[in-house]
RNA sequence: UUAUCGAAGAGUUUGAUCCUGGCUCAGGAUUAACGCUGGCAGUGUGUAUAAUACAUGCAAGUCGAGUGUCCAGCACUUUGUUUAUUCGCAGAAUAGGCAGGGUGCUGGACACGGCAGACGGGUGAGUAACACGUUGGUACCUGCCCUGAAGUGAGGGAUAACUCCGCGAAAGCGGAGCUAAUACCGCAUGUGGUCGUAAGACUAAAGCUUCGGCGCUUCAGGAGGGGCCUGCGCAAUAUCAGCUAGUUGGUGGGGUAAUGGCCCACCAAGGCUAUGACGUUUAACUGGUCUGAGAGGAUGAUCAGUCACAAUGGAACUGAGACACGGUCCAUACUCCUACGGGAGGCAGCAGUAAAGAAUCUUCCGCAAUGGGGGCAACCCUGACGGAGCAACACUGCGUGGAGGAUGAAGGCUUUCGGGUCGUAAACUCCUUUUCUGGGGGAAGAAGUUCUGACGGUACCCCAGGAAUAAGCGACGGCAAACUACGUGCCAGCAGCCGCGGUAAUACGUAGGUCGCGAGCGUUAUCCGGAAUUAUUGGGCGUAAAGCGUCCGUAUGCGGUUUUGUUAGUCCGUGGUUAAAUCCCAGAGCUCAACUCUGGAAUCGUCAUGGAAACUGCAAAACUAGAGUAGUGCAGAGGCAGAUGGAAUUUCGGAAGUAGGGGUAAAAUCCGUAGAUCUCCGAAGGAACACCAAACGCGAAGGCAUUCUGCUGGGCACUUACUGACGCUGAGGGACGAAAGCGUGGGGAGCAAACAGGAUUAGAUACCCUGGUAGUCCACGCUGUAAACGAUGGAUACUCGGUAUCAGGGGAUUCGACCCCCUUGGUGCCUAAGCUAACGCAUUAAGUAUCCCGCCUGGGUAGUACGGCCGCAAGGCUAAAACUCAAAGGAAUAGACGGGGACCUACACAAGCGGUGGAGCAUGUGGUUUAAUUCGACAAUAAGCGAGCAACCUUACCAGGACUUGACAUCUCGGGAAUCCUCCAGAAAUGGGGGAGUGCCGCAAGGAACCCGAUGACAGGUGUUGCAUGGUUGUCGUCAGCUCGUGCCUUGAGGUGUACUGUUAAGUCAGGAAACGAGCGCAACCCUCAUCGUAUGUUGCUUAUUUCAUGCGAGACUGCCGACUCCAAGUCGGAGGAAGGUGAGGAUGACGUCAAAUCAGCAUGGCCCUUAUGUCCUGGGCUACACACGUGCUACAAUGGCCGGUACAAAGCGCAGCGAAACCGAAAGGUGGAGCCAAUCGCAAUCAAAACCGGUCUCAGUUCGGAUUGAGGGCUGCAACUCGCCCUCAUGAAGUUGGAAUCGCUAGUAAUCGUGAAUCAUCACGUCACGGUGAAUAUGUUCCUAGGUCUUGUACUCACCGCCCGUCAAGUCAUGGAAGAUAGGGGCACUCGAAGUUCCACAACAAAGUGGACCUAAGGUGAAACUAUUGACUGGGACUAAGUCGUAACAAGGUAUCCGUAGGAGAACCUGCGGAUGGAUUACCUCCUAU
Repeated sequence: UUAUCGAAGAGUUUGAUCCUGGCUCAGGAUUAACGCUGGCAGUGUGUAUAAUACAUGCAAGUCGAGUGUCCAGCACUUUGUUUAUUCGCAGAAUAGGCAGGGUGCUGGACACGGCAGACGGGUGAGUAACACGUUGGUACCUGCCCUGAAGUGAGGGAUAACUCCGCGAAAGCGGAGCUAAUACCGCAUGUGGUCGUAAGACUAAAGCUUCGGCGCUUCAGGAGGGGCCUGCGCAAUAUCAGCUAGUUGGUGGGGUAAUGGCCCACCAAGGCUAUGACGUUUAACUGGUCUGAGAGGAUGAUCAGUCACAAUGGAACUGAGACACGGUCCAUACUCCUACGGGAGGCAGCAGUAAAGAAUCUUCCGCAAUGGGGGCAACCCUGACGGAGCAACACUGCGUGGAGGAUGAAGGCUUUCGGGUCGUAAACUCCUUUUCUGGGGGAAGAAGUUCUGACGGUACCCCAGGAAUAAGCGACGGCAAACUACGUGCCAGCAGCCGCGGUAAUACGUAGGUCGCGAGCGUUAUCCGGAAUUAUUGGGCGUAAAGCGUCCGUAUGCGGUUUUGUUAGUCCGUGGUUAAAUCCCAGAGCUCAACUCUGGAAUCGUCAUGGAAACUGCAAAACUAGAGUAGUGCAGAGGCAGAUGGAAUUUCGGAAGUAGGGGUAAAAUCCGUAGAUCUCCGAAGGAACACCAAACGCGAAGGCAUUCUGCUGGGCACUUACUGACGCUGAGGGACGAAAGCGUGGGGAGCAAACAGGAUUAGAUACCCUGGUAGUCCACGCUGUAAACGAUGGAUACUCGGUAUCAGGGGAUUCGACCCCCUUGGUGCCUAAGCUAACGCAUUAAGUAUCCCGCCUGGGUAGUACGGCCGCAAGGCUAAAACUCAAAGGAAUAGACGGGGACCUACACAAGCGGUGGAGCAUGUGGUUUAAUUCGACAAUAAGCGAGCAACCUUACCAGGACUUGACAUCUCGGGAAUCCUCCAGAAAUGGGGGAGUGCCGCAAGGAACCCGAUGACAGGUGUUGCAUGGUUGUCGUCAGCUCGUGCCUUGAGGUGUACUGUUAAGUCAGGAAACGAGCGCAACCCUCAUCGUAUGUUGCUUAUUUCAUGCGAGACUGCCGACUCCAAGUCGGAGGAAGGUGAGGAUGACGUCAAAUCAGCAUGGCCCUUAUGUCCUGGGCUACACACGUGCUACAAUGGCCGGUACAAAGCGCAGCGAAACCGAAAGGUGGAGCCAAUCGCAAUCAAAACCGGUCUCAGUUCGGAUUGAGGGCUGCAACUCGCCCUCAUGAAGUUGGAAUCGCUAGUAAUCGUGAAUCAUCACGUCACGGUGAAUAUGUUCCUAGGUCUUGUACUCACCGCCCGUCAAGUCAUGGAAGAUAGGGGCACUCGAAGUUCCACAACAAAGUGGACCUAAGGUGAAACUAUUGACUGGGACUAAGUCGUAACAAGGUAUCCGUAGGAGAACCUGCGGAUGGAUUACCUCCUAU
């Protein structure tokens, strides 16, 4: 300051992170449609599809003031005839009838004539074009209209309508006859006009009239309209690259209103094209509209301008204007009529119909307004238009009530049962009447003095009535505002993306509640936005997609210094244009708004003109810093050709010599007694060039290595001279281009795809071995690709340093040199700033800038198909789509893992001892069986486990018999003390009786406890879910780890701390360090044992102050010495000591892992059962038995068995108990009942057993071993059959030391021997505890297992029991090829040829006619190309919880992987040759950094 006001993100790849990158969402819009719902008004909009076909009606007529004829009515007039009356009798007059004629008026019809019909209205098929938009031009035309000038005289012959005749079903047509004109034709005049140099020639008219006027002719000008030309702008596609013969131009004609190959004759051979011609596909264009901050992108409904079209195709006529939507002719298709001969038609006008479609309206009213045509006018016509109707299709406005009202009603939903919420919401009270209904009044729109209103009795106003007539839709996991309950149970379903649903779903369905919008709300479709995701504004290319393999070079693009000129670009003015509407601003009119009106602003762009001259361009002149040339030197595996050398392999010959050689992890195939390998000598032949050698050098890249010679390209340094911008890049194009491969001809020693054999293996088309052909080599030609890589295009300039090396130059110095300093060019490493997603790059940039080229735009399909080009082929170059997924990917982080690495630990291995696995038995488990064999536990971490005791009980299982408020708890009511004894039935539970018995407290009402009965609330459940849970437990693991605060580093995940070095059992400690501290773990604190002291002393002890018991205390700390280490921490050795480096053992188990175990120990949410899944009882089962596994016992014997004798413990337990002595029995045991509530008594014994002493047995199925079985007894218990233990006698299995494999143990341990306890009426080979005797071995950490720390790789993160590839089989989908088939549009050639223009002939002139000619629409024929659809069969592709075969890739993925190429193979793949590192590990060399 009127007209400049404005830019948001989110979800989704991961265990997490940053980045790249796609997909999706939130916004706005629509000629919309669909679903649910629906009160009113205003203003707009309404076949987007079939330019498909159309019934019916209407949409273009008008003029009598141009003209003719006919019909009807009226008026006047007139002729003939007739009737009546009157006068009168010659006749006349009046009134009528009939048949005519004339004139006028009104109305109608048919024609001639004039104007209009080329406008208005519709549609968008075609068109990629001067079609449209915009700018300029002119060789042109222009009816009606306006202005000006001049004129309008006098004649002629026809014709339609009409009449008659004829043909035809009709449409219509023909003949004869009549007639008019503003119809037609001469003549006159000539202001003018045209032609012509001129003379001169030619050339017009129309009248009508109510007398007002309206017309007519010629010329000139104007306005408005049109024709033509022109610069610029305006789609896609190169998988369309060449197109063009009237083609390009000229001359001369013709034609047109006019220019022009517009047409024709002749001449020339041109014209267009990579700045995209030609072809193909698509499309009406614009103002504008939608979106967007803008730049842009998309679009072209309504309104407005232009174009094109009118069933399809062609053609002309008339006219001012058309090649004409409602005109003509012809052809074709279709429809209709027909008497079958022939005719008629064209809604992409308004309504309307059918069809198509997801889908789009009334066969309405009126010319009152606006506009148009005709007319002098009145007026007529007008589906243009003005209006009404239908449709929530859109925009806008209004309403469905307002105020008060808490017993927070009822009811719904929910609940932790207390409540909460719907909710002031309702009811109720008061009020209002927009809307609604009824009644009354009632416009503007009319211009113009009169007349004239479809809308319309509409808008609007007034009155009355009564809260009365009026709310839905979507959503509620995140994005994204809004949550609970029930139902369902990977079902039904949802879903825009991520994703929900497998029994506690805020995600499905329903309900309540909530959120959003509201007469609408959602969904679908489409466009823009977000998307900087095509990037001009405004992106990228080392590893994410992306630098051509390399160079040369054309066009293009860009380009050093100075001066002058010019003004094309550029900049500043001015003028024209940029239609109106729209957008924007201000105001105004409808009650507001939408809508409309007035004024303004704006209007990309483009044209003209004036000025400026810095920059770019252009022109001219100069310069030397870029570039190049000459000169002097230098280094080099640069290239090509020809020679040449030695070592080695192989083969051949000879000699010597004998049994092996070769090969591998180990073998075998193979060679060798026909003499190999080995050794020596000689010869042949081919290929490659050790050492030097390097981080080296050269080259554009590929690549290049014995030595010498010839020819030849490039580079570097130094110095002066010369040229004077000659430069950079480089689309197309050209050249070069490893290996493999191909062709022809050579060559062939070694190596070696294919192939053969041997191994390995489940298999082994492989890896390993023995052979071996193409090939590898040469010449010539082709191919043209690689991880052709620095995964990094070229050029130029600028921007800290250090160091090494190669090739030069200079300085200083020296006798000379080295060392040293400066500098140019190359090759490496480290690093600052800066950049980067990070990794990293860093004067050899991936930094800062400029110029040019190439390339990218999600993954897969696919570098594939089709087409084209190249190639002998293999194949190369160019290069998609359908479909499918929501990711694919880069870098870095933390883990986990590795048949990666380093270090360390552990009975992990090794060294040892003893076992298991074999036997018999015990016990547990699986399996099987069963009415039931109750349930749980399953690698380690289930299996002598829960259970530390299944005959009944336990008991949960099965059969049978019973009960239903219940065996158990609480509440209510009634009754009774409780309780005890007993009879009957029954298997018992239970049922039916009989008897005894009256308790306790008390304020005297009652109460407490117990029992019985009744009622319903409820009890009960070892039913289910350990994947809903608590608690508890196992395991990694008594492993040394796991974390936090603050700080620091990183964009971030995260890291540091906690890494490193030494040390430890230890993240134990120390040193040092961007860390400093702290916590949970480790250790210590606790208990037991070992030594000593001390106090106490029965039940203990007594030769002894010993032992023993209990309590308190001491002691051990690397404290002392030495060595080592860093002077540390500590380690090793020693002394002393009962004990020495944690003294031994126990308890103690970090953060966490295994959805580990347990709902049956307990507790507990949800679900389920309720005369049963609850409860009681009897019997049975858990004890079964072909078999398999685990844990044990006893053995197999002489280190022993048996017999006899002699010794030595510890720790426990005992009153429903331990139970002595004594006696009985052969024993188990019995009788017995002393003692003991236990340091007293007992278990418990002369002695615990092993041990020791003596004897016997003498290697055997035994004097080993004791299973099994028979008989007889004992004990416990209501009960010993299923199903207990013990004793005695008899019997006397298997078994002679145990396959593969596997377990425990490092010292008072293993091994071995016995004792006790818990559980328990009885029952122990198990478990827990106790003592006795009492070893062996450890050199050590290579290997197996497990674990810890660091590091490395990773495509794993459900974390290697991971991930993942390909064939085959099944299903579904899209697609390529294919013998062919079908359809389509276009082109070419030939043929035929309508209408029509023009021309020719009949014909001297010639209207019409007839015949012919050129051109040509449609049609026909032919050959070819293209496009689309389809096609037996076939190729690959994609997708699909649990198919088959292998295991190719990810770790060194078990043969490192990958690229190119060739061969082979069920498949992934394997092998050869060359290449890359985007390979792990180890060692060495070199370089660099730090010390």